[in-house]
RNA sequence: GCGUUUGAAAGCCAAAACUGCCGUGAGGCGGUGACGGAAAGCCACGGGUCUGCCGGUGCUUGUGUAUGCAGACAGCCGGGUUGCAUCA
Numbered sequence: 001g002c003g004u005u006u007g008a009a010a011g012c013c014a015a016a017a018c019u020g021c022c023g024u025g026a027g028g029c030g031g032u033g034a035c036g037g038a039a040a041g042c043c044a045c046g047g048g049u050c051u052g053c054c055g056g057u058g059c060u061u062g063u064g065u066a067u068g069c070a071g072a073c074a075g076c077c078g079g080g081u082u083g084c085a086u087c088a
Stems, first nucleotide, its partner, number of pairs: 012037002017032006035075001041081003045078003048073006056067004
């Protein structure tokens, strides 16, 4: 010096709830606030969950379930990518 790991220090982000605005909605942005987080920084590539659209088709004893298109969630999981410090 690099990698893994993560104690310490300096810090960082920010759940629910309340509130203002935007949106048909899921939800997003701002303020207050901290449940928590070593990437709770960023990315919708894979899976998953949720919302909207007019319903059609397949399966099914039933009712459900699968499927089309558009969108949301990165604090659901995986993956990609970037970053601070670093005792043992």